[in-house]
RNA sequence: GACAAGAGCAAACCCGUCGGAAGGCGGGGACGCAAAGCCAGGGGCCCAGAAGGGGUAGCCCAGCUACCGAA
Repeated sequence: GACAAGAGCAAACCCGUCGGAAGGCGGGGACGCAAAGCCAGGGGCCCAGAAGGGGUAGCCCAGCUACCGAA
C1' cells in the first nucleotide's frame, strides 16, 4: 500500500459437536480483511457472580513473524 501479480483468511447464517453461559471446534457459506497470521501484557466489551474465574485477537493499543515491490 497499487484498478498490480501469485497466494491466503473467512462475517452473518445453516448442520454437527463441546460448554452453565459468553463462546470454542469441524463442515457448508462469503460480509469483509494488507497481517482478518501468532500472542490475553494494557484498555474496552461479553458471560458469570462478587474471585485470584471464563471469553473476545474480525474492538483498540503493545509485542513477535510473513508474500509482492508500483507510488
The RNA shown here (c-di-GMP-I riboswitch aptamer) has 71 nucleotides and comes from Pengzhenrongella sicca. The sequence is in RNAcentral, with records from Rfam. Rfam family: c-di-GMP-I riboswitch aptamer. Rfam describes the family as follows. GEMM was predicted in a large-scale screen for bacterial structured RNA regulatory elements.